RNA sequence: CGAGUCAGCCGGACGGUCGCCGGCACAGGGCGGCGACGCCGUGCCGGAGGAAAGUCCGAACAGCGCAGGGCAGGGUGCUGGGUAACGCCCAGUGGGGGCGACCCCAAGGAAAGUGCCACAGAGAAGAAGACCGCCCGGCGUGUGCCGGGCAAGGGUGAAACGGUGCGGUAAGAGCGCACCAGCGGUCAGGCGACUGGCCGGCUUGGCAAACCCCACCCGCUGCAAGGCCAAAUAGGGGAGGGAUGACGUGGCCCGCCGACCUCCCGGGUUGGCCGCUCGAGGCGUCAGGCAACUGGCGUCCCAGAUAGAUGACCGUCCUCGACAGAAUUCGGCUUACAGGCUGGCUCGCGUU
Repeated sequence: CGAGUCAGCCGGACGGUCGCCGGCACAGGGCGGCGACGCCGUGCCGGAGGAAAGUCCGAACAGCGCAGGGCAGGGUGCUGGGUAACGCCCAGUGGGGGCGACCCCAAGGAAAGUGCCACAGAGAAGAAGACCGCCCGGCGUGUGCCGGGCAAGGGUGAAACGGUGCGGUAAGAGCGCACCAGCGGUCAGGCGACUGGCCGGCUUGGCAAACCCCACCCGCUGCAAGGCCAAAUAGGGGAGGGAUGACGUGGCCCGCCGACCUCCCGGGUUGGCCGCUCGAGGCGUCAGGCAACUGGCGUCCCAGAUAGAUGACCGUCCUCGACAGAAUUCGGCUUACAGGCUGGCUCGCGUU
């Protein structure tokens, strides 16, 4: 210098004027509304994002449900750790890709059982199977037929019942041996996933994003949750009172009904307020940890609307500005993104 890889960060800058939303202080009045309540002044301060997005996971919070346990259903799925929690993150293990930095993986169990494995092929899972072939014997003497042995070679297939080699044999075969793969045992290292050594009998296909089995987790609904208040109207339920009232052949007692009155409870409509933003919070620093992260101390307050504010104009400048805009809140993931900055590392070339 070129190519690449990982991580972090910025997302036009500065100033002025006029507005809009919110908070605090001062002021303590006016206006609107039946009312709950809202609005109006001055000064100061704050006012979109790294994704505010998709609403895909996990939680907080709220209402309803719920003795405990089980079944059903759903989810997760290598190990250890982090966390309020997670399907997220970190560090590892195993597998795959790359010369490399580095990247990717839904990665439990196929010897619990069931099922599936198209086409081709003799045969697709049963200690299976024999099309060509190899060997032995018999017949035939001309290119076969019959009986038996075999599974090395060929052929089919994504996959053919461990692989390669040597021995062995009539030909062959884990039949014997060596190495490799796998399985089981054992020893060592590691918290563990796992790795390495030794020994053994020789050997058991793939699919669980097929049913299933195992382990762990999981109530449902979402801030239009939910709570409080006001007004007027219709009117439900309950309690008490209850006439010069009705009914019981009814004048009295008694029973029952009862206009009306008082109180309580519940529902609907239209509105108002709360929920609402100080929080698993940001920044700095120290300590622990490989890291994710955690703890101590210091410091800061950083949108909160409800038809929904964050805008308009002017000046100066540059590299002329992408994707996009809060709506209960937080932790993640995913997706979109003009351009730019910083750092670590890798590969190649050149120079010294």

Overview:
Bacterial RNase P class A from a Clostridia bacterium, 352 nucleotides, folded computationally. The sequence is in RNAcentral, with records from ENA. The coordinates come from a structure-prediction model, not an experiment, and the mean pLDDT is 79. It is recorded under the gene name rnpB. Rfam family: Bacterial RNase P class A. Rfam classes the family as a ribozyme. Gene Ontology terms of the family: dimeric ribonuclease P complex, ribonuclease P activity and tRNA processing. The organism belongs to Clostridia, within Bacteria.